């Protein structure tokens, strides 16, 4: 060096909830908070899953379509502490 993960060392993240903004909405931020996380750091490439104001298809009390959103849903790329066995 690579695989690989300890009852190890130092460090890191923060679910649900609730405050308070943004946003059509999914969600997202920041504060509080600790289900978890050995990459739960980044990146929508594949795949999925939620959203549909505007715009588009359809030809309509409506139904689809991401170009919006999740990296904490599974691949895949990228990079990174530490070091038992």
């Nucleotide at each position: 060096a690579c695989u690989c993960g300890a009852c190890a060392a130092u460090a890191g993240c923060a679910a649900a909830a609730u405050u308070a903004g943004u946003g059509a909405a999914a969600a997202c931020u920041a504060a509080u908070g600790a289900c978890g996380c050995a990459a739960a750091g980044c990146c929508a490439c594949g795949g999925g899953u939620c959203u549909a104001c505007g715009g588009g298809u359809u030809a309509u009390g409506g139904a689809c379509c991401a170009c919006g959103a999740c990296a904490g849903c599974c691949g895949g790329g990228c990079u990174a502490c530490c070091g038992a066995a």